[in-house]
Molecule: transfer RNA
Organism: Oscillospiraceae bacterium
RNA sequence: GCCGGUGUGGUUUAGUGGCAGAAUGCCAGCUUCCCAAGCUGGAGGGGCGGGUCCGAUCCCCGUCACCGGCU
Numbered sequence: 001g002c003c004g005g006u007g008u009g010g011u012u013u014a015g016u017g018g019c020a021g022a023a024u025g026c027c028a029g030c031u032u033c034c035c036a037a038g039c040u041g042g043a044g045g046g047g048c049g050g051g052u053c054c055g056a057u058c059c060c061c062g063u064c065a066c067c068g069g070c071u
Stems, first nucleotide, its partner, number of pairs: 001070007010024004018054001026042005047063005
C1' cells in the first nucleotide's frame, strides 16, 4: 500500500428497514441485629460524518480505531 472482518449502556453481548433487549456492574427501596445472598424499581447505549428512504442500529459512501490476510 491492497483486501476482508468487527465497532450497540461501565463490561460481555442479541436483534432487525418501523418500541433497542438480555446478563453483569452501578444507584435506591424491601428483607436482615450487621454483612452477604435474595426480591422490586431506576439511571445509563448502536465509533464519527454524509447519503438513500415516510422512517436507518440495519442499506450505500467516506472516515477513524482494532483484528486477520496479501504484497